């Protein structure tokens, strides 16, 4: 110097005109006027993906099912954030990015290929044991052929994947069958760390994957949501049906709450509400909730000059064009996404110079 | 504003729970074949990467996360 990586900040400024919403002050020709004063979008206001406040569901209780998380310390109500841990991936590197309890509870998966997907034996090696045949025999056998039974999984080959790999020993032939080392899993001790966890040693032949399959283990979780919900005003017309074996309540269950009348053989029964569906009927208003922007779900802008920034043309003055993502709607916090461009800080990697 | 849904061949739809070999069905399209021509009908074909991006797995339409389009429902009083 180019190039990147990570954190944060900014994200077009000043002025004139003209408007638009809110609040608020004065004026009078009391008009939805006129004139002042003051407030007016963003880091994501976005997606609506977690939570939370608020509000109703009479309490927000238990088990069961469903539903989400799943390392380790600290912060937070929670959601998450901040540091480190291991394990995969990407990058020369600074970094980035995913996942993290359990496969020895258990049940299930693995398609085609392949003999076999936790079981096996197609080609293959063996002749130890049985057994047929052969020849020899001191009748005890002994030595050779087969490979029917058997032994064996070293090699072949298939596959993402085949009971760990290398080498010696061992054996009829073979194997963690022994043993050496190397990987891994478990487990002791010793040292670090607050922990996960690393480092180093010994001991144990312990040695296949899949929970973003069912699960199983521990932890959260009641549901509905500002169209919640309350309060005023206009207007209509009521009818059915279920109604304690019922509703609040919710996937189930269990506790828990929830009337009034009459009748009773004290089991219950009948009838009306509360409620919940269904026809039908009527408003299509205002006010709180609602905010130091804020609703009527509707304002927050346009334009000119000058600056800034890019890009082109020109290369001398300049001239042209352009201004990233995107817009609040109960509020607040995280999370993800989208963003054109500058600025700081740190660190990487290249290449010059000293 | 607040809930819930679908995205698969031109069009309409299965298939996703329970991942598997080459993603199937109508109905359009193309070619032949029957007709004097056309329809209808038989016969064969072709047309997809399953809205898009990553991630789990030996494999992904399917299972997870993140997008993007589009669709439906919701006032209030008796």
């Nucleotide at each position: 110097u180019g190039a990147g990586u990570u954190g944060g900040c900014c994200g077009g400024g000043u002025g004139g005109c003209c408007g638009c919403g809110g609040c608020u002050c004065g004026g009078c020709a009391u008009g939805a006027c006129c004139g002042g004063g003051u407030c007016g979008a963003g880091g994501a206001a976005a997606g609506u993906c977690g939570g939370g406040a608020c509000u109703c569901c009479a309490c927000a209780g238990g088990g069961c099912a469903g539903a989400g998380u799943g390392c380790u310390g600290g912060c937070g109500u929670g959601a998450g954030c901040c540091a480190g841990g291991u394990c995969g991936g990407g990058g020369c590197g600074a970094c980035c990015u995913g996942a993290c309890g359990g496969a020895c509870a258990g049940u299930g998966c693995a398609a085609c290929a392949g003999a076999g997907a936790g079981a096996g034996a197609c080609c293959g090696c063996c002749g130890a044991u049985g057994g047929a045949c052969c020849g020899g025999u001191u009748c005890g056998c002994c030595g050779g052929u087969c490979a029917c039974a058997g032994g064996c999984a070293a090699g072949g080959g298939u596959g993402c994947a085949a009971c760990g790999g290398u080498g010696c020993g061992g054996u009829a032939a073979g194997a963690g069958c022994g043993c050496a080392c190397c990987a891994g899993c478990g487990u002791g001790c010793a040292g670090g760390g607050c922990g996960a966890c690393c480092u180093g040693u010994g001991c144990g032949g312990c040695u296949g994957g899949c929970a973003a399959a069912c699960c199983c283990c521990a932890c959260u979780c009641g549901g509905a949501g500002c169209a919640a919900g309350g309060c005023c005003a206009a207007g209509c017309a009521g009818g059915g049906a279920g109604g304690a074996u019922g509703g609040g309540c919710a996937g189930c269950c269990c506790g828990u709450c929830c009337g009034c009348c009459g009748g009773u053989u004290c089991g219950c029964c009948g009838g009306c509400a509360a409620c919940u569906c269904c026809c039908g009927g009527g408003u299509a208003g205002g006010c709180c909730g609602c905010a130091c922007a804020g609703a009527g779900g509707g304002a927050u802008g346009g334009u000119c000059a000058c600056c800034g920034g890019c890009g082109c043309c020109a290369c001398g003055c300049g001239g042209c064009g352009c201004c990233a993502c995107a817009g609040a709607a109960u509020c607040c916090c995280g999370c993800u996404u989208a963003c054109a461009g500058g600025u700081c800080a740190a660190c990487u990697c290249a290449c010059c110079g000293u | 504003c607040g809930g819930g849904g679908u995205g698969u061949a031109g069009c309409g739809c299965a298939g996703c729970u329970u991942g598997g070999u080459u993603a199937g069905c109508g109905u359009g399209c193309c070619a032949c074949g029957u007709u004097c021509g056309g329809g209808a009908c038989g016969u064969g074909g072709a047309g997809g990467u399953c809205g898009g991006a990553g991630g789990u797995u030996c494999a992904a339409a399917u299972c997870c996360u993140c997008u993007c389009a589009c669709c439906c429902c919701g006032a209030c009083c008796a």
Molecule: RNase P RNA; transfer RNA
Organism: Ilumatobacteraceae bacterium